A computed fold for a 75-nucleotide RNA from Candidatus Jorgensenbacteria bacterium CG11_big_fil_rev_8_21_14_0_20_38_23, annotated as transfer RNA.
[in-house]
């Protein structure tokens, strides 16, 4: 330098045009003599960044940034 995959909640991931969800974690409650476990509820993100297409973009297109893998070049 080229190619591929990925970047979404504190963490791990889903969602692939119609306005974002799960598990774990956290807080509160129920249960218990009290805990643990279990169950219920709640808070928390507008989707890496900048443009474009569209009535509408996390999703499609272009560029850039970051991570992982492969190939190549140089030494």
């Nucleotide at each position: 330098g080229c190619c591929g995959c990925g970047g979404u909640a504190g963490c791990u991931c889903a969602g692939u045009g119609g306005u974002a969800g799960a598990g774990c974690a956290u807080g509160c409650g129920a249960c218990u003599g009290a805990a643990a476990a279990u169950c219920g509820c709640a808070g928390g993100g507008g989707c890496g960044c900048c443009g474009g297409u569209u009535c509408g973009a996390u999703c499609c297109c272009g560029g850039c940034c970051c991570g992982c893998g492969g190939c190549a070049c140089a030494a």

Rfam family: tRNA. It is annotated as a transfer RNA. The RNAcentral record of the sequence draws on ENA.